Description:
Model confidence (mean pLDDT): 82 of 100. The part of an RNA shown here (small-subunit ribosomal RNA, 5' domain) has 547 nucleotides and comes from an uncultured Bacillota bacterium.
Context: one part of a larger RNA
RNA sequence: ACGAACGCUGGCGGCGUGCCUAACACAUGCAAGUCGAACGGACCGACCCGAUUAGUCUACUAAUUGGUAAGGUUAGUGGCGGACGGGUGAGUAACGCGUGGGCAAUCUACCCUGAAGACUGGGAUAACACCGGGAAACCGGUGCUAAUACCGGAUAAGCUUAUCUUAAGGCAUCUUGAGAUAAGGGAAGGAGGCCUCUGAUAUAAGCUUCCGCUUCAGGAAGAGCCCGCGUCCCAUUAGCUAGUUGGUGGGGUAACGGCCUACCAAGGCAACGAUGGGUAGCCGGCCUGAGAGGGUGACCGGCCACACUGGGACUGAGACACGGCCCAGACUCCUACGGGAGGCAGCAGUGGGGAAUAUUGCGCAAUGGGGGGAACCCUGACGCAGCAACGCCGCGUGAGUGAAGAAGGCCUUCGGGUCGUAAAGCUCUGUCGAGAGGGAAGAAGUCUCUAGGGAGAAUAUCUUUAGAGGUGACGGUACCUUUUAAGGAAGCCCCGGCUAACUACGUGCCAGCAGCCGCGGUAAAACGUAGGGGGCGAGCGUUGUCC
Numbered sequence: 001a002c003g004a005a006c007g008c009u010g011g012c013g014g015c016g017u018g019c020c021u022a023a024c025a026c027a028u029g030c031a032a033g034u035c036g037a038a039c040g041g042a043c044c045g046a047c048c049c050g051a052u053u054a055g056u057c058u059a060c061u062a063a064u065u066g067g068u069a070a071g072g073u074u075a076g077u078g079g080c081g082g083a084c085g086g087g088u089g090a091g092u093a094a095c096g097c098g099u100g101g102g103c104a105a106u107c108u109a110c111c112c113u114g115a116a117g118a119c120u121g122g123g124a125u126a127a128c129a130c131c132g133g134g135a136a137a138c139c140g141g142u143g144c145u146a147a148u149a150c151c152g153g154a155u156a157a158g159c160u161u162a163u164c165u166u167a168a169g170g171c172a173u174c175u176u177g178a179g180a181u182a183a184g185g186g187a188a189g190g191a192g193g194c195c196u197c198u199g200a201u202a203u204a205a206g207c208u209u210c211c212g213c214u215u216c217a218g219g220a221a222g223a224g225c226c227c228g229c230g231u232c233c234c235a236u237u238a239g240c241u242a243g244u245u246g247g248u249g250g251g252g253u254a255a256c257g258g259c260c261u262a263c264c265a266a267g268g269c270a271a272c273g274a275u276g277g278g279u280a281g282c283c284g285g286c287c288u289g290a291g292a293g294g295g296u297g298a299c300c301g302g303c304c305a306c307a308c309u310g311g312g313a314c315u316g317a318g319a320c321a322c323g324g325c326c327c328a329g330a331c332u333c334c335u336a337c338g339g340g341a342g343g344c345a346g347c348a349g350u351g352g353g354g355a356a357u358a359u360u361g362c363g364c365a366a367u368g369g370g371g372g373g374a375a376c377c378c379u380g381a382c383g384c385a386g387c388a389a390c391g392c393c394g395c396g397u398g399a400g401u402g403a404a405g406a407a408g409g410c411c412u413u414c415g416g417g418u419c420g421u422a423a424a425g426c427u428c429u430g431u432c433g434a435g436a437g438g439g440a441a442g443a444a445g446u447c448u449c450u451a452g453g454g455a456g457a458a459u460a461u462c463u464u465u466a467g468a469g470g471u472g473a474c475g476g477u478a479c480c481u482u483u484u485a486a487g488g489a490a491g492c493c494c495c496g497g498c499u500a501a502c503u504a505c506g507u508g509c510c511a512g513c514a515g516c517c518g519c520g521g522u523a524a525a526a527c528g529u530a531g532g533g534g535g536c537g538a539g540c541g542u543u544g545u546c547c
Stems, first nucleotide, its partner, number of pairs: 001545002004543005011395006017388002019353001024351003028348003033080003038077002041074004048067008087306003096231008106223003111219007119153004128143006159184011189211006198204001232278003239269003244266008281303004285296004308329005331342004359385001361384003367381001368379004398428004408419004432488001433484006442474001447469009491536005496517003502531005512519002
């Protein structure tokens, strides 16, 4: 010094921290969705209209039913996100990590900036309906339909590929700019509003604003690959290697490369420690130390690896994908025995292991993330609360006065000494606790309304400024005021030397102590108890580990 544990003890608060062991197995709930402003359906549906019935009476009321339709809900298709966030440290001695460089060998969805564009067609399919199979999980057939789903054609460059010309540059392959030729190669609409333009006079195929779409160039941020140096122990591990080392052709990748493949050559590494074995995630940091150094890698932050075990790809800008798919294996569960389902190293929680480590809590109010035009929805990230003296820090358990000194304990040379101003008593205070009352900051935004500025043809819409309305899990918490009353709050270890603190009794090499030296065999300051004393104090000791 500690992510500690154990023993005794334990009043309060703040801030942190909390399975180091079985990467053991997991009941249950939750942890990734969202968009109806991409699409066709389905359902609900105020007002209004029609019909029927009843009452009253000629028009209303009530009920039923049908239609229109603002609006709402949503299984499915489609889009974006499920590659982030969260967990763990098994594996890994490696370009894994750290540090410094390189890519003239690369990719990048969403976001920002700039330029250009979005023309014209087509065929399906889920949902749905019907039929069928299955215990279930689920599946098959026939028929219908939509799209920002899918597929043609057009246009098209500063894009891609190939060849050529030319200029500049460099780091070898080359790179960059300009030009020519040939070939290739894009797209999608949706919402609101308006009549300024066009058609038209209701309104839209028109215009406009917003959100999207396509191509190119650049940025931002992220990722991939390569290299120098550094990175534990064993030589009681001395030789290792066949895609092995290099070349050529081909393949593959976003990209270089034995990355893969065929052929050719016979190389490559090693005492400056190869190969093998053991151990281990790495770092910023953390602990210690005057430093050099040593140890360590919990929490927080960066990187890596993993997601029951092993393997594989698909989709995608990005994965070889924790809560996706397929195969194999072990295990668990369901079954009508034909076949199916599952993966907490997410948050809680359970069993087990262990010396040992917490609630099956509240909330999206804040911060951040995903989706959406927005409202909003989702978010066990996160914000909070609960448990634990596990740690650090702060506070309290009272203050003043009070005897040549009560009682009582202990010691005694019996005179006394000591506990000791300690107590009692008297005078006060009111932290914390308990009760009562008041009561936050954390909230600013989004949105709506009003007023003004700008873009706009515009009272749509967008943007901006000001004002108003409204939003808190924690929490009636913090904090403040007040009431109460010394009242509810002290222990633990030690006293032979090291090392601060001594006597009595008991015991008699016994019982016991002990970190080392060592104590105990009849006067023990070392064992046990008591009185006294010393140390620290809501802690004190012990054990373990590191310096």